The RNA shown here (SAM riboswitch aptamer (S box leader)) has 97 nucleotides and comes from Capillimicrobium parvum. Its mean pLDDT, the model's own confidence on a scale to 100, is 85. The RNAcentral record of the sequence draws on Rfam.

[in-house]
Order: sequence, then structure tokens, then C1' cells
RNA sequence: GACACAUCCAGAGGGGUGGAGGGACUGGCCCGACGAAACCCCGGCAACCCCCCGCGAACGCCACGCGGGAAAGGUGCCAAUUCCUGUGAGAUGUGGC
Repeated sequence: GACACAUCCAGAGGGGUGGAGGGACUGGCCCGACGAAACCCCGGCAACCCCCCGCGAACGCCACGCGGGAAAGGUGCCAAUUCCUGUGAGAUGUGGC
């Protein structure tokens, strides 16, 4: 990067640097000098992977499916329902390639 699957009306912000943009894109509507993006530090949310337990039409072990738990580790996220809308759209995770 393309593909496949799952999720996207819940939840969670302070500081430093910085200095005008940002919310993917369209049309809207918003946020922003009472400080945007980006980077760093600390904190938090959540529970995709990992981990633990139980069960199973799965099973030699492993793996797989379902349910529950946990939050140390790998991601992600912390204005507004993915902000609304449209889109063979986007985002995040996982998987094999």
C1' cells in the first nucleotide's frame, strides 16, 4: 500500500514549546490571539491485540467459537453522533499478503 473482518449516538485534559490555522474531502455549521496545527511532558478514557478464567456442536496439545475478568504490555483515543450532509468516502484495530 491493496484486500478481508470488526467497530465508529458511550467515555476521557492539563502544562511547556509554537504562532495561524483546524474539524479527511463536498456543501454546511463550528472551533481558534481568552492561542489553531505540530512536537514534548504528565494525566486520563476505552478495551482491538496481548494476558487470565469458564464454557462449547471446537479439540490429542495448540488452534477456533462464545461468555466473563484484568489494565502490566502493543496500538488507539481525550470539542460538537465519523459535528451534520453526500461520497465505490474516512478513521481505528486485527489478519494474512